[in-house]
Context: one part of a larger RNA
């Protein structure tokens, strides 16, 4: 010096990206327990008190024993070692338990119950196989398969013009084959007819792929614009939420928190470029992300000492 531990005056996060690490708390008994809530929870919430040993007593019990009362007694300390939750508050995300990158990622990713759409009437649909044959299934639409979403609660707006899917179909188009026919005959070739799927055409469909405007004017201060005009679209973004895990400008503006805050939270919101299978909200849960407070501490002020081990040095 490194490494594994132990202790530390006063201060107590001033350290640092960040309380990382460490410290605190801890068992059992009694007491007591908030917001919120899906009424189950939250909850060991939080907070407070007790805890050893000895003697006596009565209670329950068949006993073992259990709980208790009274008194005494020792220590700094009685769950005396070991073992053994730190707590509280706000927000984001994901409902939850679960799963995952064996060996850099455990998560907000995947899954999930639930929701919804599509296919399928069984010799089904989906699927493996060249076939025979097999799986779903010795199941039968309260079933099976496939897609999307992701508990519950409140809801899920408008657009079928484009792409797709499904259906229809008077007519048009539409290959070969077939029929008729032409070139004096045959073949080849040409013409006409017939006419499938598909397409044109018509309709339905967005929890299918997807999409959801611009300009001008207007109220008796100003500002704003319920209102009006106009261009234009398939329709012009509804309810919600909103400077957001989405906001460029941006450290937006206001308030709270701090001595001081590009942070956090609550509002406002003209949203560069939110928005409905997804949006909003949300109790419980989380080795998830951000912020604050209390307790606690060698993280720090600022280092010191001690106990092991290693390197190194000397022999």
């Nucleotide at each position: 010096u490194c490494u594994a531990g132990g202790c530390g005056a006063g201060g107590g996060a001033a350290c640092u990206c960040g309380g990382c690490a460490a410290a605190u708390u801890a068992g059992c008994c009694c007491u007591g327990u908030a917001a919120c809530u899906u009424c189950g929870g939250g909850a060991u919430a939080a907070g407070g008190g007790g805890u050893g040993c000895c003697a006596g007593c009565g209670a329950u019990g068949a006993a073992a024993a259990u709980a208790g009362c009274u008194g005494g007694u020792c220590g700094c300390a009685g769950u005396g070692a070991c073992a053994a939750g730190g707590g509280a508050a706000c927000u984001c995300c994901g409902a939850c338990u679960g799963u995952u990158u064996a060996g850099u990622a455990a998560a907000a990713a995947c899954a999930u119950a639930g929701g919804u759409c599509g296919c399928u009437g069984c010799u089904a649909g989906u699927u493996c196989g060249a076939a025979a044959g097999g799986a779903u299934g010795u199941g039968u639409a309260u079933a099976g398969c496939g897609g999307c979403u992701g508990a519950a609660g409140c809801c899920u707006g408008c657009c079928c013009a484009g792409u797709g899917a499904c259906g229809g179909c008077a007519u048009c188009u539409g290959a070969a084959a077939c029929u008729c026919u032409g070139u004096u005959u045959c073949a080849a070739c040409g013409g006409a007819g017939c006419g499938a799927a598909g397409g044109a055409c018509c309709g339905u469909u967005a929890a299918a792929c997807g999409g959801c405007g611009g300009g001008g004017g207007u109220a008796a201060c100003u500002a704003u614009g319920a209102c009006c005009c106009u261009c234009u679209u398939a329709a012009g973004g509804u309810a919600g939420c909103g400077u957001a895990a989405u906001a460029c400008c941006u450290u937006g503006c206001c308030g709270c928190u701090u001595a001081a805050u590009u942070g956090g939270c609550g509002g406002c919101u003209u949203g560069c470029a939110u928005g409905a299978a997804g949006g909003c909200c949300c109790a419980a849960c989380g080795a998830g992300a951000g912020u604050u407070c209390c307790a606690c501490u060698g993280u720090c002020c600022c280092c010191g000492c001690c106990u092991g081990g290693a390197a190194g040095c000397u022999a």